The prediction has a mean pLDDT of 81. Predicted 3D model of a 72-nucleotide RNA (transfer RNA) from Nicoliella spurrieriana. Its Rfam family is "tRNA". Rfam's curators write: Transfer RNA (tRNA) molecules are approximately 80 nucleotides in length. The family's RNA type in Rfam is transfer RNA.

């Protein structure tokens, strides 16, 4: 320098162009001699950034930023 893959909740990951979810963790409640375990519930998101396409973008397109890989 070129090419390929990835970036979504604290963490690990989903989501056919049409309401952004699950597990786990945090917090609260129930359960009990107490903790743990278990059950129930709440909160938590600028979907890396900026533009573009579209009635509508996490999803499609471009550039950039960050991480990984391959080639030179």
């Nucleotide at each position: 320098u070129g090419c390929c893959c990835c970036g979504u909740a604290g963490u690990u990951c989903a989501a056919u162009g049409g309401u952004a979810g699950a597990a786990u963790g945090c917090c609260g409640c129930a359960c009990u001699g107490u903790u743990a375990a278990u059950g129930c519930g709440u909160a938590g998101g600028u979907u890396g950034u900026u533009g573009g396409u579209u009635c509508g973008a996490g999803u499609c397109c471009a550039a950039c930023c960050g991480g990984g890989g391959c080639a030179g």